This is a predicted structure of a 1440-nucleotide RNA (small-subunit ribosomal RNA) from Spirosoma metallilatum. Its mean pLDDT, the model's own confidence on a scale to 100, is 84. It matches the Rfam family "Bacterial small subunit ribosomal RNA". RNAcentral holds the sequence, with entries from ENA, RefSeq and SILVA.
RNA sequence: CAGGAUGAACGCUAGCGGCAGGCCUAAUACAUGCAAGUCGAACGGUCCUUUCGGGGAUAGUGGCAAACGGGUGCGUAACGCGUAAGCAACCUGCCCACAACUGGGGGAUAGCCUUGCGAAAGCGGGGGUAAACCCGCAUGGUCCUUGAGAGUCACCUGGCUUUUUAGGUAAACAUUUAUGGGUUGUGGAGGGGCUUGCGUCUGAUUAGCUAGUUGGUGGGGUAACGGCUCACCAAGGCGAUGAUCAGUAGGGGUUCUGAGAGGAUUGGCCCCCACAUGGGUACUGAGAUACGGACCCAACUCCUACGGGAGGCAGCAGUAGGGAAUAUUGGGCAAUGGGCGAGAGCCUGACCCAGCCAUGCCGCGUGAAGGAUGAAGGCGCUCAGCGUUGUAAACUUCUUUUAUCUAGGAAGAACGAUAUCCCUGCGGGGGUAUGUGACGGUACUAGAGGAAUCAGCACCGGCUAACUCCGUGCCAGCAGCCGCGGUAAUACGGAGGGUGCAAGCGUUGUCCGGAUUUAUUGGGUUUAAAGGGUGCGUAGGUGGUCUGCUAAGUCUGAUUUGAAAGCUAGCUGCUCAACAGUUAGAUGUGGUUGGAAACUGGCGGACUUGAAUGGGUUGGCGGUAGCUGGAACGGGUCAUGUAGCGGUGAAAUGCAUAGAUAUGACCCAGAACCCCGAUUGCGAAGGCAGGCUACUACGACUUGAUUGACACUGAGGCACGAGAGCAUGGGGAGCCAACAGGAUUAGAUACCCUGGUAGUCCAUGCCGUAAACGAUGAUUACUGGCUGUUUGUCUGAAUGGAUGAGUGGCUGAGCGAAAGCGUUAAGUAAUCCACCUGGGGAGUACGCCGGCAACGGUGAAACUCAAAGGAAUUGACGGGGGUCCGCACAAGCGGUGGAGCAUGUGGUUUAAUUCGAUGAUACGCGAGGAACCUUACCUGGGCUAGAAUGUGAAGGAAGAAUUUGAAACAGAUUCGUGCAGCAAUGUACCUGAAACAAGGUGCUGCAUGGCUGUCGUCAGCUCGUGCCGUGAGGUGUUGGGUUAAGUCCCGCAACGAGCGCAACCCCUACGGUCAGUUACCAUCAGGUAAUGCUGGGGACUCUGGCCGGACUGCCUGCGCAAGCAGAGAGGAAGGAGGGGACGACGUCAAGUCAUCAUGGCCCUUACGCCCAGGGCGACACACGUGCUACAAUGGUCGGUACAGCGGGUCGCUACACAGUAAUGUGAUGCCAAUCUUGUAAAGCCGGUCACAGUUCGGAUUGGGGUCUGCAACCCGACCCCAUGAAGCUGGAAUCGCUAGUAAUCGCGCAUCAGCCAUGGCGCGGUGAAUACGUUCCCGGACCUUGUACACACCGCCCGUCAAGCCAUGGGAGUUGGGGGGACCUGAAGGGGGAGGUCGAAGUCCUCCAAGGGUAAACUCGGCGACUGGGGCUAAGUCGU
Repeated sequence: CAGGAUGAACGCUAGCGGCAGGCCUAAUACAUGCAAGUCGAACGGUCCUUUCGGGGAUAGUGGCAAACGGGUGCGUAACGCGUAAGCAACCUGCCCACAACUGGGGGAUAGCCUUGCGAAAGCGGGGGUAAACCCGCAUGGUCCUUGAGAGUCACCUGGCUUUUUAGGUAAACAUUUAUGGGUUGUGGAGGGGCUUGCGUCUGAUUAGCUAGUUGGUGGGGUAACGGCUCACCAAGGCGAUGAUCAGUAGGGGUUCUGAGAGGAUUGGCCCCCACAUGGGUACUGAGAUACGGACCCAACUCCUACGGGAGGCAGCAGUAGGGAAUAUUGGGCAAUGGGCGAGAGCCUGACCCAGCCAUGCCGCGUGAAGGAUGAAGGCGCUCAGCGUUGUAAACUUCUUUUAUCUAGGAAGAACGAUAUCCCUGCGGGGGUAUGUGACGGUACUAGAGGAAUCAGCACCGGCUAACUCCGUGCCAGCAGCCGCGGUAAUACGGAGGGUGCAAGCGUUGUCCGGAUUUAUUGGGUUUAAAGGGUGCGUAGGUGGUCUGCUAAGUCUGAUUUGAAAGCUAGCUGCUCAACAGUUAGAUGUGGUUGGAAACUGGCGGACUUGAAUGGGUUGGCGGUAGCUGGAACGGGUCAUGUAGCGGUGAAAUGCAUAGAUAUGACCCAGAACCCCGAUUGCGAAGGCAGGCUACUACGACUUGAUUGACACUGAGGCACGAGAGCAUGGGGAGCCAACAGGAUUAGAUACCCUGGUAGUCCAUGCCGUAAACGAUGAUUACUGGCUGUUUGUCUGAAUGGAUGAGUGGCUGAGCGAAAGCGUUAAGUAAUCCACCUGGGGAGUACGCCGGCAACGGUGAAACUCAAAGGAAUUGACGGGGGUCCGCACAAGCGGUGGAGCAUGUGGUUUAAUUCGAUGAUACGCGAGGAACCUUACCUGGGCUAGAAUGUGAAGGAAGAAUUUGAAACAGAUUCGUGCAGCAAUGUACCUGAAACAAGGUGCUGCAUGGCUGUCGUCAGCUCGUGCCGUGAGGUGUUGGGUUAAGUCCCGCAACGAGCGCAACCCCUACGGUCAGUUACCAUCAGGUAAUGCUGGGGACUCUGGCCGGACUGCCUGCGCAAGCAGAGAGGAAGGAGGGGACGACGUCAAGUCAUCAUGGCCCUUACGCCCAGGGCGACACACGUGCUACAAUGGUCGGUACAGCGGGUCGCUACACAGUAAUGUGAUGCCAAUCUUGUAAAGCCGGUCACAGUUCGGAUUGGGGUCUGCAACCCGACCCCAUGAAGCUGGAAUCGCUAGUAAUCGCGCAUCAGCCAUGGCGCGGUGAAUACGUUCCCGGACCUUGUACACACCGCCCGUCAAGCCAUGGGAGUUGGGGGGACCUGAAGGGGGAGGUCGAAGUCCUCCAAGGGUAAACUCGGCGACUGGGGCUAAGUCGU
């Protein structure tokens, strides 16, 4: 997150109907209308009317009603509600039943008349009047009060029935004569009141509350019990099973969800309660402390003549306000119900209907069937075309619900009244006729035409059903979580398509679910959060064996209640459904009652195995106190003795000639106890160690004598509790926080050193915490083994065995996420306690408790993150370990770094200095040839189907020359005109319009292919099957050896295999064989000045084909083997002979879009193309790579010897001549073992130079030349003459090389007109030194270990400070709310009293008392200068 629900709201959209619902916020304020009246059959009047019989109206009196119905949820945590009971402690109008009665008098008052006051509301005086108004009298009972007795009752404070004594209390009439009323009493029905059991939210950071409080006696009061109230007496009552206080809240039936248990909920409907502007009070009444009554106080509003008055929509509509948000100032009493009335009837915003709103639920429709040129259009693509939209459309046929129009048209109606008929128990009942409908001309029915009138919303990255294109480019935006977006976005926006639901669809809020994520069902605590530091023990919880009784729990039967609605099932009614009706069911730990007795409990009896006690034996660093010992350190005195000692990585501070350190003797002091000593022992834990003694506690074994369940656990509580710390008094040798000094260091408030105080020690008292750990609570039982050890007991005498109690290691089953645990459980069970519920904030803040303090205990929230964490795995890493290798170090030789120059790069400069390469792995690299070209850059001049190729109309052979111009280009002129064919024409070649295919060294190497560098020629990297593991993964590949090697051998839950290694290939070193030209020439012959020059030869050298050869094969030693060793033998070569080619899986988003190819993007009179000139060659500088040197192992001059690899016709050139030379002229050979390049140089021999800026060195510059080339100014090479710079061996640092190697010497080739070549690639000549060794530096391989790293140590990460934002603690104070107490005052009303001759009203006093006020505390918030920490925030600072 997916589901369900909702009184909903918002966005987009909207055809109809039925049923339901509709101020959740301001119990805020209300204009206007209506919402409770009725009765003339109670009364007197007044008025109207009359057919004079009467009829009608009604202000007032009177009666009944107005306590119902309707609204709201403020308050209330309560007997308020729910449920079950009780009242022997009560009331009850109207209604019903029964009994009895209704006799006779009196009085007042409104209306009315008159009069006064007032603005009004209204109020008052006088006069006369009626009643069912009010008051006596009579009568009266089963009524009330009082006294006495009897019977009876589950209820024994008493009730009921009955007898009796004394006293008391009733009534109302009206009329149409039928009735309707009235009074008393008893009973019923229905309604209420009171009491009680049980249930009923959160907080203990609220732990004590209570004075009418708890009880009693008595008085008062009430319908009634009761501290309800009062007086007196007693001192009780409530509370850890949570009182009191604070916060929140109407309760229930139900509703939603859930498998259920639960959780949440109380809107509509029903029941109960509470309230009616806030608060108080009573009156009337059967009933009220009264929504549309009264009085008072308060706030507010209105009227006013300022004197005084009026008001209460939380009734129905409606208004304002608030709000995200909730309707008409409608119709009707026709129905149902209510009030009054005898009745007709009147009243009824209850109610029945209609209106508004998709707010919800339910139903219907927007068409159905056929229809493939798979139309057009859209969209996509690999684009002549295909796919998809899509049977969708068009088209054909059919239907007509709904809508529209026309016509008909209800049920709901029963009553009542009048007339009449019938029955009757005379109260009444029934039939017929007439008459009553707001909704409503509505529902419904029929007909008409015609597919006609009707589809949207959300989503399409995963969860989650549904995919492509374009745009955008960490922007705009999305987002429920994970996360998308930085140029190829299925995630943003649009489109096409798709998916889901549908008159709705989405979003948001809330609740349940998923969440076994608070776990009763149904969780955990070694390491993830979580076992209390340990014990004793109170309450509580739990508890051994047998037996009897009981029946509280438990089980079961019956009965009663559990309102209706709702829920479930059946049936029925609206066309179906929603909805409604009916019948049945379900619904509780309920009440009452009968029964059962296994289990739990209770009471009683018994038992011994749990537990305890006793006896015996035994163990120990258990505890407390005292005594005591030696060594060592330190100090003191004396002695010996002399210059240092001490300390460290190295030093210094310090001590010492005033004699230290060292050594000896004696003395003093404090603290700790070497060896024994252990993987040992004891203790509850903390903890406990020299020896001895005393006191004391404990365990284990054994015995089975005693008690007889006395037990286990243990919230609170109490005690103990390392170290540090605190207090007082001692003590103080050593050690040593703080502090001082010396070092180290970038710093060093540290680590190291020298000193050194508290403290450490003792006594007493506090503190009460630790990684107080086995990170593992206590107790009991059960469940396999092996092997140690301590201490008991038994034994048939054993180095043994058996059996207890401890303490260790390993392992099985089982458990566990794994690591692991495993009779000392983390296994299987039981009991009790403690604790946990994401990380941070935080063990913090506030409050309280404890403490002398330090601090401890208890212990949050705001805010913030999407993780934090555990165990294990694979890597990587380590200033971890082990093993091993490499010119890695070491040992050597030669360089670089200094100089000049060459070359590349950076930088700078510039119109341009084209671009790329940048640690190793860029920098003499791409480039194996930049004067033009190259060339990509710059400036300028030009072209636009373009510089190339193809097709190509048309024209012309081709072509040559001239002119303008820097050329390109653009024109112009002149000359010229092939072949075949009679010709038309064709053909080759040239030019070439239009058109189709251009072009780009423009961008992206982070879209790519290919190629390449590097780790690294390092020895590694994997797979199949099997096995192990929940899994990641492991094993194999590790181990023991060995090797250059994962090379081989042995072992092994592995057995095999692949890519790598090695080998196969090439060159080279030896030999054989074959072949013998251009190479060779020993012998023979010829020939020359000389030369294989010639004949010839196939011996030799050589050439180049094919073979052989080397394999640890042989020997010795070591070794299981693999293999290793040897100056071994043999051999040209020996253990891979030397060199090359060859580069595993992969790493570095390594390099290259400028070799080439290529996706995407971009340019198209230019980012394409052509041309000229310039630039790539600049120059204060810096770096890399080289060359030449600095000289005598040398320079120079002369003489002289020996190579190999290669190249050559646009070429190499012999030879001759010219020139000092570069070179030129002439000429010859060679397409090459033939000719040529071509003298190799160092070397050797001889001469000279004598240590100097030189006869070293050659830069630079001047002059003169040569050659290539269209052209050497920028910008070539070479030659000659002249010039003769720096430089005298190079700081820190750094590079190469292990043998034909380094060093040194020359030679060749590619590119190329020439050449900036000192570069690159090859070739040969001469030809060393050193390696003890693997500690260290660098890189690498394997095993192992740690890890908080995985972008992998160039990692991660901590804290202060600085900046911004946020919430929060403290805070002088300030401000607001709440409840209670004290005191003052005190309305209405009520109680009591005074006075009044009695008495009403009024007056006065007093009590209660709303409200108002005063003062002080308490408590909960808001704000608050300043202040404390905390959290968050791409690139800040300091350290690590």